[in-house]
Molecule: c-di-GMP-I riboswitch aptamer
Organism: Desulfobulbaceae bacterium
This record gives sequence, structure tokens and C1' cells, in this order.
RNA sequence: GUAAAGACAGGCCAAACCCGUCGCAAGGCGGGGACGGAAAGCCACGGAUCCAGGUAUGGAUAGCCGGGUUGCACAG
Repeated sequence: GUAAAGACAGGCCAAACCCGUCGCAAGGCGGGGACGGAAAGCCACGGAUCCAGGUAUGGAUAGCCGGGUUGCACAG
């Protein structure tokens, strides 16, 4: 110096729910709020689930799983 794991400290994100708003809907955004999280940062590539549709298909969920990619800290 790099990699893996992860203390102390500084902090970070933010479920459900409520209000407002966008959307046919799933759900998204903003504010409040904390169930939790070490990538609960980002990506819809694979699976899964949800919504719309008669089907074809389109959309959503990254805080469902896997995968990819980037990152803070510095004791042992």
C1' cells in the first nucleotide's frame, strides 16, 4: 500500500403509520416518524412477488433473493 472481516468515534439511511401530491393501479415524490439496516448507496441482468391487460405485453418492488458496480472509518 492492497484485500477480507469489523471495533471506538463521527456520522448515514430509514419500515409501518399520518399529511400533501403524482399515477387506472402496484407504487413513486415531499414533510413528519423510526421498524430496522453496514452498503437499507446505485443498476431491472436472472429469479420471485405485486399492478394493468382477454392475450401479447407493459409497469412496479434494489428494505424479496442472487448478481454487477461504487463508497466512509481506522484500533486489534